[in-house]
Context: one part of a larger RNA
RNA sequence: CCCUCGUUAAGGAACUCGGCAAUGCAAGCGGUCGUAAGUUCGCAAUAAGACCUGCCCCGACGUAAAGUCGGGGCCGCAGCAAAAGACUUCAAGCGACUGUUUAUCAAAAACACAGGUCCCUGCUCAAACCGUAAGGUGAGGUAUAGGGGCUGAUGCCUGGCCAGUGUCAGAACGUUAAGGUGAGGGGUGCAAGCCUCGAGCUGAAGCGCUGAUGAACGCCGGCCGUAACUAUAACGGUCCUAAGGUAGCGAAAUUCCUUGUCGGGUAAGUUCCGACCUGCACGAAUGGCACAACGACUUGAAGACUGUCUCAACGAGGGACUCG
Numbered sequence: 001c002c003c004u005c006g007u008u009a010a011g012g013a014a015c016u017c018g019g020c021a022a023u024g025c026a027a028g029c030g031g032u033c034g035u036a037a038g039u040u041c042g043c044a045a046u047a048a049g050a051c052c053u054g055c056c057c058c059g060a061c062g063u064a065a066a067g068u069c070g071g072g073g074c075c076g077c078a079g080c081a082a083a084a085g086a087c088u089u090c091a092a093g094c095g096a097c098u099g100u101u102u103a104u105c106a107a108a109a110a111c112a113c114a115g116g117u118c119c120c121u122g123c124u125c126a127a128a129c130c131g132u133a134a135g136g137u138g139a140g141g142u143a144u145a146g147g148g149g150c151u152g153a154u155g156c157c158u159g160g161c162c163a164g165u166g167u168c169a170g171a172a173c174g175u176u177a178a179g180g181u182g183a184g185g186g187g188u189g190c191a192a193g194c195c196u197c198g199a200g201c202u203g204a205a206g207c208g209c210u211g212a213u214g215a216a217c218g219c220c221g222g223c224c225g226u227a228a229c230u231a232u233a234a235c236g237g238u239c240c241u242a243a244g245g246u247a248g249c250g251a252a253a254u255u256c257c258u259u260g261u262c263g264g265g266u267a268a269g270u271u272c273c274g275a276c277c278u279g280c281a282c283g284a285a286u287g288g289c290a291c292a293a294c295g296a297c298u299u300g301a302a303g304a305c306u307g308u309c310u311c312a313a314c315g316a317g318g319g320a321c322u323c324g
Stems, first nucleotide, its partner, number of pairs: 001319008010310002014308001019305001030052004038043001040153001054074008075079001087303007094295002099111002115151007128137003154290004159220003164217002166213005173208003179202003184197005221239005248282001249279001260276005
């Protein structure tokens, strides 16, 4: 000096990306009391917080045992008998929740989920799937069933666009292959014939065409002017588009400029919370916004507590080191 432990004056997070780690704070599944906001009325909740607890004697209630209440006394610094057995609070984000996951660097906000919705499926092999087939799953089920996609409890909601792409429907017309028919022509042959080219007509799906469809893939503008201070623009003009982003939210897990501006918290706050809206580049089941409960999730704050630190010291064991 290293590792694993123990103790520590005063201070008490000043450490650090971050209270990581560690201790102990506090009677921590006991008793008596007490318990807020919020809420889906179940919870939150053991919220928080306060006090009590040993032994001996007496009395009351109790049939008794147990137990409860009251009074007195004794000892100790300290009376939970052991074990098992939370640090607490405030606020925000995400995900509703219990659950699942990268065996061996990721446990999460990822997956799943109940719920919602769309599509397919009417059964003589359902649709879908495995198999060359036979056959099998679906299912000895039958649309309150089965399969697939998306979303993801609940509450309030889910706006506009069908021009493009996809899907579905339609079958009149156009286009269209092989095939069919075959005007006409060529080769050869005396001929019959054989070989061959071939216009036109006919000819399916598909495509074109017509329409529907967004909880299908997706998309959801620009410029200029205008109000009796200024500023701003309810309003007007114009160009383009299939239509120009509605409600709600918003410097956000999304904001570049940016440590935006204002307010709060601190002596001091690029983080945090509440607002504003100038949304580089939110936005409605690729769901939007809220949300009680829950979380080894993420972020900020406070109390308590401490060797995390100021700043290190001492001690124990094991190494390192010297000798063997």

Predicted 3D model of a 324-nucleotide part of an RNA (large-subunit ribosomal RNA, domain IV) from Candidatus Komeilibacteria bacterium RIFCSPLOWO2_01_FULL_45_10. The RNAcentral record of the full RNA draws on ENA and SILVA. The organism belongs to Candidatus Komeiliibacteriota, within Bacteria.